Predicted 3D model of a 372-nucleotide RNA (Bacterial RNase P class A) from Flavimobilis soli. The model forms 96% of the base pairs in the Rfam consensus. The sequence is in RNAcentral, with records from ENA and Rfam. Its Rfam family is "Bacterial RNase P class A". Its family is annotated with tRNA processing, dimeric ribonuclease P complex and ribonuclease P activity in the Gene Ontology. From the family's description: Ribonuclease P (RNase P) is a ubiquitous endoribonuclease, found in archaea, bacteria and eukarya as well as chloroplasts and mitochondria. The source organism's lineage runs through Bacteria, Actinomycetota, Actinomycetes, Jonesiaceae and Flavimobilis.

């Protein structure tokens, strides 16, 4: 130099007018607010709400079943399905990158199409025997070595045997189950023996195993104000309606009102709200994950829902058959002149996950190649 993996950082600046919302001040006011000034005012993803926690209510929520979930092993965390590490399979010359990874020798189900047969399988060709006879077949019977189909045909090669043939017998190799020993907290890995020749796949089919999960959510809920008008029917009050916010049963608790169907009133405010399992530095443990101590650093809270919009100037991007300098060229470099900045907006807080993004820029690493 070139081609790669891998991890991280930002995602326009600045200044001028005008406008929105919040909180102070400080004036007016008809008490409803309004006017000026100051400070502040989306994002790495705020987004999809797909997981998982904090808050809060429900009455601390117990049994059983259903359902729904997670699925290699050891940590990590408030918890998760998330992360970190390692182990197993797979792909890459390599950095490194991928996995919906428990159990098919419990038990059903399935296996398209093609093929004769698709699970204790099967016989189209073809190979061998025997009858026939019209001398090519044709009937019967053995066979799975070879051909054909197929994602898959019930262990590979080699030989021994045979009328051909076959784990039928024997040797080596693959696999499988068992049982020692060795290492590793463990998933698991090595390395001996023994077994019977062979054992298909599919659990994101049912199912079977271990674990997990009460419920509904800021329109949770709390509190102030203010309106209004009650009338019919049923059904209960210890022989219990009816609720207890969960599909079902038992339990257990609360209970005097509850259902429906006509009439009528409101649909204003405050608080919850943002300082948090916070950010960044160092230093120590730990291979990460993360944890710990010490400095340090802060202002978005809206609710028909503010956080916009106009202009200058620079920057990045692109785009110029323009000008100039370098060069054999390919092309770089300045200068000028147009272009104009992806994806996308908070609505109770986090932690992750997923997806989307113009463009810039850093670091570590692997691989070819060249030169010392």
């Nucleotide at each position: 130099u070139g081609a790669g993996u891998c991890g991280g950082u930002c995602g326009g600046g600045c200044g001028g007018c005008c406008g929105c919302g919040u909180u102070g001040c400080a004036c007016c006011u008809c008490c409803g607010g309004g006017u000026g000034c100051a400070c502040c005012g989306a994002g790495g993803a705020a987004c999809g709400u797909c997981c998982g926690g904090g808050c809060u209510c429900c009455g601390u929520a117990g049994a059983g079943c259903a359902a729904g979930g997670u699925g290699g092993u050891g940590g990590g965390u408030a918890a998760c399905g998330c992360c970190c590490a390692c182990c197993c399979g797979g792909g890459g010359u390599g950095a490194c990158c991928c996995g919906c990874g428990g159990g098919a020798a419990a038990g059903u189900g399935c296996c398209a199409c093609a093929g004769a047969g698709a699970g204790c399988a099967g016989a189209c060709c073809g190979c061998c025997c025997g009858u026939c006879c019209u001398c090519g077949g044709a009937c019967g019977g053995g066979u799975a070595a070879g051909g054909g189909u197929g994602a898959a045909a019930c262990g590979g090669u080699g030989g021994u045997g045979u009328a051909a043939g076959a784990g039928a017998c024997c040797a080596c190799c693959a696999g499988c189950g068992c049982g020692g020993c060795g290492g590793g907290c463990g998933a698991c890995c090595g390395u001996c023996g023994c077994g019977g020749c062979u054992a298909g796949g599919u659990a994101a089919a049912c199912c079977c195993c271990a674990c997990c999960u009460g419920g509904a959510g800021c329109a949770a809920g709390a509190c102030c104000a203010g309106a209004c008008a009650g009338g019919g029917u049923g059904c209960g009050u210890u022989c219990g309606a009816g609720g207890g916010c969960u599909g079902c049963u038992c339990g257990c608790c609360c209970g005097a009102g509850c259902a429906c169907c006509c009439g009528g009133g409101u649909a204003g405010g405050u608080c919850g709200c943002u300082g948090g399992a916070g950010g960044c530095g160092u230093g120590c443990g730990g291979c990460a994950a993360c944890g710990u101590a010490c400095g340090u650093c802060g202002u978005a809270g809206a609710u028909g829902g503010a956080u916009g919009g106009c202009c200058g100037c620079c920057c990045a991007u692109c785009g110029g058959a323009g000008c100039g300098a370098g060069g054999c060229a390919a092309c770089u470099c300045g200068c000028c002149c147009g272009u104009g900045g992806a994806c996308a907006g908070a609505a109770c807080c986090c932690g992750g996950c997923g997806u989307a993004c113009a463009g810039a820029c850093c670091g570590a690493c692997u691989c070819a190649u060249c030169c010392g």